[in-house]
Context: one part of a larger RNA
Molecule: large-subunit ribosomal RNA, domain II
Organism: Bacteroidales bacterium
Formats: sequence, C1' cells, structure tokens
RNA sequence: GCCUACGAGUUACUCAUCUCUGGCGAGGUUAAGCACUUCAGGUGCGUAAGCCGAAGCGAAAGCGAGUCUGAACAGGGCGCGAAGUCAGGGGUGGUAGACGCGAAACCUUAGUGAUCUACCCAUGAGCAGGGUGAAGGUUUGGUAACACAAACUGGAGGCCCGAACCGGUAAACGUUGAAAAGUUUUCGGAUGACUUGUGGGUAGGGGUGAAAGGCCAAUCAAACUGGGAAAUAGCUCGUACUCUCCGAAAUGCAUUUAGGUGCAGCCUCUGUUGUUUUGUUCCUGAGGUAGAGCUACUGAUUGGAUGCGAGGGCUUCACCGCCUAUCAAAUCCGGCCAAACUCCGAAUGCGGGAACAUGAAGACAGGGAGUGAGCCAGCGGGUGCUAAGGUCCGUUGACGAAAGAGGGAGAACUCAGACCAUCAGCUAAGGUCCCCAAUUAUAUGCUAAGUUGGAAUCAAAACGCAGUGGGACUGCUUAGACAGCUAGGAUGUUGGCUUGGAAGCAGCCAUUCAUUUAAAGAGUGCGUAACAGCUCACUAGUCGAGCGGUCCUGCAUGGAUAAUACGCGGGCAUAAGCAUAUAACCGAAGCUAUGGGAUAUACAAUGGUAUAUCGGUAGGAGAGCAUUCCAUUCAGCGCAGAAUGUAGACCGUGAGGUCUGCUGGAGCGGAUGGAAAAGCAAAUGUAGGC
Repeated sequence: GCCUACGAGUUACUCAUCUCUGGCGAGGUUAAGCACUUCAGGUGCGUAAGCCGAAGCGAAAGCGAGUCUGAACAGGGCGCGAAGUCAGGGGUGGUAGACGCGAAACCUUAGUGAUCUACCCAUGAGCAGGGUGAAGGUUUGGUAACACAAACUGGAGGCCCGAACCGGUAAACGUUGAAAAGUUUUCGGAUGACUUGUGGGUAGGGGUGAAAGGCCAAUCAAACUGGGAAAUAGCUCGUACUCUCCGAAAUGCAUUUAGGUGCAGCCUCUGUUGUUUUGUUCCUGAGGUAGAGCUACUGAUUGGAUGCGAGGGCUUCACCGCCUAUCAAAUCCGGCCAAACUCCGAAUGCGGGAACAUGAAGACAGGGAGUGAGCCAGCGGGUGCUAAGGUCCGUUGACGAAAGAGGGAGAACUCAGACCAUCAGCUAAGGUCCCCAAUUAUAUGCUAAGUUGGAAUCAAAACGCAGUGGGACUGCUUAGACAGCUAGGAUGUUGGCUUGGAAGCAGCCAUUCAUUUAAAGAGUGCGUAACAGCUCACUAGUCGAGCGGUCCUGCAUGGAUAAUACGCGGGCAUAAGCAUAUAACCGAAGCUAUGGGAUAUACAAUGGUAUAUCGGUAGGAGAGCAUUCCAUUCAGCGCAGAAUGUAGACCGUGAGGUCUGCUGGAGCGGAUGGAAAAGCAAAUGUAGGC
C1' cells in the first nucleotide's frame, strides 16, 4: 500500500415542546398491586389514590370574569371571548459518557520500585614498569658550641612518564546501526577527594545530588501500576445506500468576546391570511450629494485701484503739515479654493397615489436549520504614497455553492445558467493562414517600426523629431519663384563714445544717417590683439515650375531600464498588422428540432391535457433500495441441488432486482406488517492476510 472483517446521532425517562394517527371529550387518564383467563395478551377491580384540563389576578389576606395598583367609577398591567386529555409514531430540546476516537494534566489515608543510577553504612579486593629523590639518618669537613657544607643513606608526594583499571578531549564512521549512545584513531586520571565486589539503608512534593533540574530500572520541573474515569477538550480528525423539490451565510447588536456563543438577518417545512409582492409609466412629496457658486455666509486666496491705521524720512519749541519702490484694515474692479462653506442645485435612490403587467412572489404564527474567517471585479469614498493580490465602508455583479464557450494556460473578466438522449439546425462572446472548426473574402486607405498582431483585467510619460499620410489658412511664383552655380555685396567711414586697442561683428549711444547703385545692414555668423580674411542679408545672370510658413490630425520614431531564453501561444507572415465599410461562414451543455422523465399549478376527474419549472455546498423537506431478526401468509423453493462464488443476458432514473450456465453441497425465499448491533474510502482508524 491493497484485500477481508470490525468501526461513529444510540438507549432510558409516567421529563419538556411541536407535529401526525387513533380513543374519549368539559372532561381525559389510571400507577403499583389484586382477581379472572384461551397463559398470551387481554378483561375487570384498583375511581372517596394521583396527574392534566375546565379561571384568573395579587407578595399575601383575599376577591373572582375579573383582579392588582390606586383616593378613584381614572389610566395602566395580567386575564376573559378559540378544548382538552390519554396512547402510539415522528422532529427537536433537557438529564445522563449522549455521534466516535484523541490530550497534556489533577486527585487517591491504594500500592510497586535504589538488581539501573545518586549518596551513605558494613565488610573485602585491585593498582605492570620506569622516573624524581622531601624530612630524617650516617660519615667526613666545619664551629668555642651551634649553625652550615659535601658525600652516602633514606624513600615522602591529592609528585612525574606510562599498562591494567576508571574516564570520555577531538575527528571520522555509524544514523531502517554490529549497538534504542557504539567502533576506530586520538586524548584525561592512573597511591588517590582513586577504582571495584558483596551485603545493607534513604521513596515520589519524597529521596539523593562536589548543583547539570542531574539521578531515582531505555521513563523525571515531580517515577511506575491500579483506581476516580468513558476526567474535560468553545480544539483537530472521521462520521457509511439511492433518487426528487427548495436552498443559504460569512452581516448588525452584545459577549473575560474576537477561529466560541445568544438575539436579529438570510434558508426550509407546515398552517393562516387573500392582492398585501415586484416591475414599468404617470402624478405627488421630503432631501442638500454630484455639479456649480461665493460683493450669499464662514474661512482660505492672487493681481490692480483707493489707502483707515502703522513704520520710516523732512520740518517745527510745539501743534499743524509734507513725502514714501515699506506693512496694511475696509471698499471697488478682475482671478480663484473648501469633507466638517452654501445664494443655488441635479441624475439616481427613497415615501405616497393611480393605471398596466406579475400572479404566494408578500405578511403573520409555529417546527427544523446552517451561517456569524469571506473573496475578486466595476462604480462612489476613507486610510495609505489617488502604493499593494493592502486595509475599512457603500453599491452592483461574480466566485463561494456554477458546469459549458471565449480569454495560449487561469475561482472572480467576456458570453452563457448543465433534467436525460440524438453522428440534426440557428446563434452569443470570440473567431475564419497552420496548430484549429470557419474567407489566404470584398472595397478603400495607413504603417516599414516586426511598430503591431495584448478589448479590459495586465505599463508607459513629460519632452524631442525636415519619418510619412490627410486637412485648413496663408506667402512667393513664366514680369521667372525655391534650391544650386557664376558675379557683385561698394563709398563718406576706422559713425560717435568707450578703450591699451574697439576699424560692421567686447560694451554703450543714435534722427542706424547719407552717397553711388541692379544691389549692398553704420551689418547675420565665423575670424583677428586690433586690422586682414571667409560668409550672410540684398542684387544681377544662368536654370525653367512649382517653392515656403503656421495650425489641426492618422500611423510611425527617440525617450525605453532587471536579473537563462519568453510580455504576439507557436510556426509563419509584408498582411495573416492597423483603420473604415460590406457580405458570408465557424462557434456553447444558450435557443430550436425530435423522443423521454420528474416537479408545481390550472382544468378535468384520478391513468389525461396545457403552461411553467427541474446547476447547486452548509442546510430543510419528501419518496424509496438493500441487510439481519420477528409475526402472519404462500399447506412457497430445495440433494432431480439451498446459501455462496463466477460469466453473461435482461429489467429499473438510481440504490438495486430477475434469469441462464458453471461452482458449491444444505439450507433458503416471495407477499404484508413489525423491530434494528441496519449500508464505509478516508478517522497518521482496529485486527488478520498478502
């Protein structure tokens, strides 16, 4: 891992409540027990036991269809006007282990453990070899005597090196091991606070501990075994056959509450009510949002005019007065902002009325729930950085609980809501070169960047650009434009000033004049120290037909930048890209067609017709299948072959059922009703087998 078996809403209660069926009914009903009996249920008694109901109100006395409060004949509260009760079935609740399995823990005047290990007691045992050489001693030297020195002797030490023994430093290996702590190499102690045998002692809030919360039998921040005990678990996991109808929620308030729960909301079933629902149009209302506005308020705010007042300056002995590149109230003319501004003010939405459409959708009462982690997208906002697949609200849709088609692939985007069948048709979004169903369609343009081939979700900007297409306005032009080429581009004059210099060209000034001219600026740029030089404006010639400017706009272009390629799905492709228009086709579980089924309603009366409906998690409701046993029945089946296994056929929407062959070898079934140890894929489920 698979197979087989087992494995989870049960049972009890004269409990509560709702519903269904039945009995009796202003009543209903017996319990234990006793008696009788066809011995299995029944019948009778138990009825001057009890319980529920028929009357309530009040704390009570008490009063009573009323009563309490109260001074009240007021008002108000609770009642009166609708029948219960007993038994049986079902739903749910309560009390019990209460759907099943699961703690870590707690308690126990119940016990078992010191054969492991910690410490202690008693009594034994063990420590190769080598080194060092303390005290003391002897001899000699030495001293007045000591001291002292040397040699020898001696053999101390939690001394040194190093086996046994005890330990466990480092690394590697081992890690389903040889081993539930080891092996190899290496390393520490090794006469000591040493190691060790045997016997004995200390026991669980206790021991023991050179102290690590260590150790107390592979178990220790309180051992192990039994018991309380099926502890408790707002937590996790699991919870078993089928079909049919409906179908949620992830919100509000509260909570020692936040992953729990109560009430409400939303779902379902039953009953009652009988147009109350919802939509559209019209009429009629309330309102202060979007927008807008502000000499309409409160504030904010810019330019100008005027300038109360202030500052500064002048003047004066002082007052007065004058001035101002300052600040500035108020007013006026323009500009302008606001969630907590409003002289104004929509669209939607909301309330009421009517008509039309709709036809329990609505409301109420009662039984049963689940939900109370939501999430994404569009729109309106707060918060944040007008960040987030962020967060918090409102509103709509989707997912959740929704399959199908499109979007390369994708919960939420686009299209569209799957009762079943069909090798039939039409369409939606989206597509029609190939993958890949359908146009290499038609018409006119654009793009040259592979731009693009990305509807949106899912990205580009300011700014730049003689890329190119379209449009509008405008200037010049056969009296010759524009571009090119040839030639000229002069003189007063080096204008004046400034300056070291300033001569068209550092800078300043100016009536930037005038002359000669076809034309030529007191000079457009380069250049020089200043001149010079080159060039432009302007003119002529040559040439011979269009050439400039501004604005709007389409498609391109630079800006362009992220970590392998890879932000067209690929190939391919110059249209199979983009724009506009047109025709056709493809394309879904949509719609249609044909056949079939179910549910609801209506009409019929039951079998039919018509219409509508039939995605679905949690969940509610209904109808069935199968298993085991029991009762009745078939005076059922069976060694001429039961159950079982296996192969096939048929029937049923399905759970399933029937038949035939083989297997097997002794029991089993149909119908009706009843009762349950009543259905397994999951629980790191339990046991066995493989």